[in-house]
RNA sequence: AGAGUUUGAUCCUGGCUCAGGAUGAACGCUAGCUACAGGCUUAACACAUGCAAGUCGAGGGGCAUCAGUUUGGUUUGCUUGCAAACCAAAGCUGGCGACCGGCGCACGGGUGAGUAACACGUAUCCAACCUGCCUCAUACUCGGGGAUAGCCUUUCGAAAGAAAGAUUAAUAUCCGAUAGCAUAUAUUUCCCGCAUGGGUUUUAUAUUAAAGAAAUUCGGUAUGAGAUGGGGAUGCGUUCCAUUAGUUUGUUGGGGGGGUAACGGCCCACCAAGACUACGAUGGAUAGGGGUUCUGAGAGGAAGGUCCCCCACAUUGGAACUGAGACACGGUCCAAACUCCUACGGGAGGCAGCAGUGAGGAAUAUUGGUCAAUGGACGCGAGUCUGAACCAGCCAAGUAGCGUGAUGGAUGACUGCCCUAUGGGUUGUAAACUUCUUUUAUAUGGGAAUAAAGUUGUCCACGUGUGGAUUUUUGUAUGUACCAUAUGAAUAAGGAUCGGCUAACUCCGUGCCAGCAGCCGCGGUAAUACGGAGGAUCCGAGCGUUAUCCGGAUUUAUUGGGUUUAAAGGGAGCGUAGGCGGAUUGUUAAGUCAGUUGUGAAAGUUUGCGGCUCAACCGUAAAAUUGCAGUUGAUACUGGCAGUCUUGAGUGCAGUUGAGGUGGGCGGAAUGAGUGGUGUAGCGGUGAAAUGCUUAGAUAUCACUCAGAACACCGAUGCGAAGGCAUCUGGCGAAUCCGUAACUGACGCUGAGGCACGAAAGCGUGGGGAUAGAACAGGAUUAGAUACCCUGGUAUUCCACGCCGUAAACGAUGAUGGCUAACCGCCGGCGACACACUGUCGGUGGCCAAGCGAAAGCGAUAAGCCAUCCACCUGGGGAGUACGUCGGCAACGAUGAAACUCAAAGGAAUUGACGGGGGCCCGCACAAGCGGAGGAACAUGUGGUUUAAUUCGAUGAUACGCGAGGAACCUUACCCGGGCUCGAACGGCACCUGGAUCGCCCAGAGAUGGGCGAGUCUUCGGACAGGUGUCGAGGUGCUGCAUGGUUGUCGUCAGCUCGUGCCGUGAGGUGUCGGCUCAAGUGCCAUAACGAGCGCAACCCCUGCCGCCAGUUGCCAUCAGGUGAUGCUGGGCACUCUGGCGGGACUGCCACCGCAAGGUGUGAGGAGGGGGGGGAUGACGUCAAAUCAGCACGGCCCUUACGUCCGGGGCGACACACGUGUUACAAUGGCGGCCACAGAGGGAAGCUACCCCGCGAGGGGAUGCGGAUCUCGAAAAGCCGUCCCAGUUCGGACUGGAGUCUGCAACCCGACUCCACGAAGUUGGAUUCGCUAGUAAUCGCGCAUCAGCCAUGGCGCGGUGAAUACGUUCCCGGGCCUUGUACACACCGCCCGUCAAGCCAUGGAAGCCGCGGGCGCCUGAAGUCCGUGACCGUAAGGAGCGGCCUAGGGCGAAAGUGGUAACUGGGGCUAAGUCGUAACAAGUA
Repeated sequence: AGAGUUUGAUCCUGGCUCAGGAUGAACGCUAGCUACAGGCUUAACACAUGCAAGUCGAGGGGCAUCAGUUUGGUUUGCUUGCAAACCAAAGCUGGCGACCGGCGCACGGGUGAGUAACACGUAUCCAACCUGCCUCAUACUCGGGGAUAGCCUUUCGAAAGAAAGAUUAAUAUCCGAUAGCAUAUAUUUCCCGCAUGGGUUUUAUAUUAAAGAAAUUCGGUAUGAGAUGGGGAUGCGUUCCAUUAGUUUGUUGGGGGGGUAACGGCCCACCAAGACUACGAUGGAUAGGGGUUCUGAGAGGAAGGUCCCCCACAUUGGAACUGAGACACGGUCCAAACUCCUACGGGAGGCAGCAGUGAGGAAUAUUGGUCAAUGGACGCGAGUCUGAACCAGCCAAGUAGCGUGAUGGAUGACUGCCCUAUGGGUUGUAAACUUCUUUUAUAUGGGAAUAAAGUUGUCCACGUGUGGAUUUUUGUAUGUACCAUAUGAAUAAGGAUCGGCUAACUCCGUGCCAGCAGCCGCGGUAAUACGGAGGAUCCGAGCGUUAUCCGGAUUUAUUGGGUUUAAAGGGAGCGUAGGCGGAUUGUUAAGUCAGUUGUGAAAGUUUGCGGCUCAACCGUAAAAUUGCAGUUGAUACUGGCAGUCUUGAGUGCAGUUGAGGUGGGCGGAAUGAGUGGUGUAGCGGUGAAAUGCUUAGAUAUCACUCAGAACACCGAUGCGAAGGCAUCUGGCGAAUCCGUAACUGACGCUGAGGCACGAAAGCGUGGGGAUAGAACAGGAUUAGAUACCCUGGUAUUCCACGCCGUAAACGAUGAUGGCUAACCGCCGGCGACACACUGUCGGUGGCCAAGCGAAAGCGAUAAGCCAUCCACCUGGGGAGUACGUCGGCAACGAUGAAACUCAAAGGAAUUGACGGGGGCCCGCACAAGCGGAGGAACAUGUGGUUUAAUUCGAUGAUACGCGAGGAACCUUACCCGGGCUCGAACGGCACCUGGAUCGCCCAGAGAUGGGCGAGUCUUCGGACAGGUGUCGAGGUGCUGCAUGGUUGUCGUCAGCUCGUGCCGUGAGGUGUCGGCUCAAGUGCCAUAACGAGCGCAACCCCUGCCGCCAGUUGCCAUCAGGUGAUGCUGGGCACUCUGGCGGGACUGCCACCGCAAGGUGUGAGGAGGGGGGGGAUGACGUCAAAUCAGCACGGCCCUUACGUCCGGGGCGACACACGUGUUACAAUGGCGGCCACAGAGGGAAGCUACCCCGCGAGGGGAUGCGGAUCUCGAAAAGCCGUCCCAGUUCGGACUGGAGUCUGCAACCCGACUCCACGAAGUUGGAUUCGCUAGUAAUCGCGCAUCAGCCAUGGCGCGGUGAAUACGUUCCCGGGCCUUGUACACACCGCCCGUCAAGCCAUGGAAGCCGCGGGCGCCUGAAGUCCGUGACCGUAAGGAGCGGCCUAGGGCGAAAGUGGUAACUGGGGCUAAGUCGUAACAAGUA
């Protein structure tokens, strides 16, 4: 210090989430020790039991108990006067239960319910107060009296307890004396204070004290002072809600009185009518406050447990008493609830003290020890009491420290787990082993400090009392810390995580299941994300999870944010409070600044030093405590006060402009209507129609009349605060601007509330009503059409008056002022002789510099740089909804949430893709043509169906005569049946046997099994074969969505990219765009681009012309020979041809057009002319396209079978549907006859000449040829004749018979031949395919596969040989540019609403049930106070009675706030439901 997450990618806005720290924590797994600190956050719920406040005999009467002493008695022992025991007596002694009395019990300890307050914090004040014990000072302590508890007697009661009588003491109590002090009143002197006032002094009057004990000190009384503690007042600060806006009657004040320690409406009577509040009263909710704690860089935010200070409380409520102090936790009285005892008549109690129990809860400890220390109460003291305190126990609940060993040790050991490419790797210096140590542990022994001091006894010094010396005694924790010795690595490691954030990776299992998850997200058969394992990482006696707080979050922004489009400028003006405010002078010193003083408790924090072995912890010192107050100064700025000024603002004067406002008058065109004329059959309307109007005369046209509404052209602008404003004209009042510088002299700006304005629609009342026209009706369209279109048509649209108060009320841009480059217009003024031209002020536009901005963009009319004020925003949805309140006649408006839910929602820009967007261009894409398909039969493939099996794959274009270039067996993968299991084939090792090999027989469907016979090696190692065992096999089983390779398609379309540079924050762009051109990103020009690569083209092959070379098997012009005939032969290589090498074509030439590239021409020349024709060649990529069955290959699966062998069957089925073809339907033809001309191929298990036989397929002979030699081999369309338009002399399916050939074998299931049979079919619906020239069409020929062939298929070859293209509007596909987009799985996209189903939270609701507070009435305990007081008392006074007030109780009406509820409303979420298609493209409106 940041990171993840919106997108295909980017920048921004914006939320969500994470990494850090912390805790009085809890839970899960685990656990050795020590020190320190901590431990009911929930029920201020209820409590059994024990303890937590007593002490003083040196205040008192006393003597129940204990001990001692004395006396007496009894008994026993007996030594006869001793001892022991027991009993009795004596307060005589030590002491002491209960009682009187004094002091304490108001401290200490607990809790946080209440309290939003002078409660707390801080500062100030009390001249308005009190203060026991303590300290100091002064003075005093005299004389008397009467009671009472206890004890005793008696009575009542279950008890608690109470009553009566008798008697008694005091440091209890009363009376009197004394009084220089004190208090009160009056008087007097001097001094002081912010005010009321205070201090001092004189005199007079009145009033008030005392106590002893012990034996030398402690007490008592009065007064003053101090200290300590308390009481009161005030300034400032202290949570949330305005969906709480008004509150208050002792309320605000007064003088008077009461009361108090004291001020005060604290209380009372009277008088006045005030007091508080937008700077938030009142009400509601929540809460003890602070020092401090956590976090944070800080500012802040959150918290208030332990410790310290303050407050409040003590079962709930009220009240007083005592006292220095209480309205009192372990006191009293009353009321209430609860619990307990009871003899039923009455009583007792209060753990929020320490332990402990129950309950609640996720959750929090022992019914421990000691007063040794510290502290407290009492006491002269010894001492007693002390659950305060100090210690111990429990708990990893926290912090800190220590340990679980250390050194060496590699063949990186063996084994195991895990992984593996089987070589190995890893666990791992880890282990073993070696050397060492002993913290800790166990055992044994020693063993503290904490004790300072005080006490007791003795002694000494001085006058007491203090001081000194000496002696004695006191330790809970503790036999603890610590130390020493011995033993021996001995006693001691886990938790979480490993997809990214975030350090750490593999295997197996699982298969959108089980599960994980903080966010993003993993899991659908190869999961580093689930579960396990191995390994690794992090921390470590702990580790994780959960909860909460701060941080990160500048995500509430003072430090430190924003508002054109992301959330956000009020619709606009005037203006109140408030905020802010021009120049200058003086004064003041409130703000501000500086010095200084006081305070800011301690603890805590930080720093230095020190003590526990270290640390945590503790001690000590310093700093800090940013604050508040006093005081002394400063005076620049702000403020206050006083004065002056003119530039801000305003006024005047002279001009000016305008659709500015308002209420009148006038006008023409158009529309509709009415009347009349002319005129005749339609009009109108639409994409096309129909409804509608019209022979009762429409539409059209002419004339006249009426009505209402709106103001064409001009036209660009102008005015107004906004909304808004338009014929022309005049009335009324308003405004801007310019000029001038006469007047005022800061009068200003903004503006929460407030007031008035405010389009359209809507509402109320009354008019008006031509046009247009919601609703409505009809006609169309449509699957539907409650719409779009058409015909009508009411409200409305218009006017007057009154409401409403909202709009995309927009420049999506608040108002005001100042400053900051240029250039080009328009409107209104001013200057000027001017129509050039220019300056200036105000307004309105364009383009841009700097700057700003996420970008788009803004840019003197800012979204720039500053200042002031107002308004508003803080993720999306829920929702501008609900409730409440205010406004409105209503419709509605204003204000305005929450639960719940999601991880996004959003802005701008980029690249694509898409558009029933645009532009340009191309293609047999359309058009123009030729021939087909779709109808028939057959062939073939596919679907479907069938089947034991009909093996598998291919499925829009891009599957379907496709894999298959050849299924009778084989192939073959499928089915049935019969066999084999190292296996049908191959390799290694070991052992055995035998050579190899061949022939025959038997069983069987065969595989196979059984048997017989013959027999050729060797260098003796073996080769080879068979068998047995073993290791490897084998699989056309699955996954083409794990893959390689190959292929299809877009597409032979012209595209796809890179380097450097430049532009942009960036994704990206530029280049590659633009103009022209091209088949082409082909080229030229232009150009922040310059170059390059893969594609295009060319290079390659075939073909078209020529030349050179070569000349057999080819050829034959010339020469010769020969035949029935033939290059047949000699010879020749001229020609043809063959096959090598070259040439040739480049817009090169000419003309025209063009800048160029290039284009054009019946151009020349040329075999060929502008790419000559054809082929091969297929960019980056797309379709998870196809193929695991060509092959290869990862993973998974089978292993007497999913392997393999054999026989048979199937792949050939057949109601049907589709694709591709063949043959036809005929005369451009069929049939018969005749006779020419090819090319390219093939041939040895082959092609076969020739001869013979057969109608023929073919058969029997025979010859040549591994081929320019022989052969297939014959080309066919052609020509001649015939048929004469018909189901035919067309067509040939199907069927019968007879054959041929191949083959082990033609039944399922071959081809061919001959004879016979002779089906459908007469040119084919919607629709659709191919083709632009040697092409289509048509004709035959060959080859591969192959024993044969289902080939009409595929691949080639040549023969004959057309028609048409105006053109690019349209269909399809494609390319480039541009535009819109809410798409990016990319339009086969995205996405909206109702309905149906489930779940969740929530609003309304008749009612029902609570809760807190206030108000009114009734009743009213205890108690203070007041009055009275016939009774008691000598009296003081008291009992009693009455009154005021009040806690509590009862009744009532209303308001507030919760819960629940039949039913009901919308909302959210949910993988595939229904209906439509509203939005995103011009989204079809």

This is a predicted structure of a 1485-nucleotide RNA (small-subunit ribosomal RNA) from a metagenome. It matches the Rfam family "Bacterial small subunit ribosomal RNA". The RNAcentral record of the sequence draws on SILVA.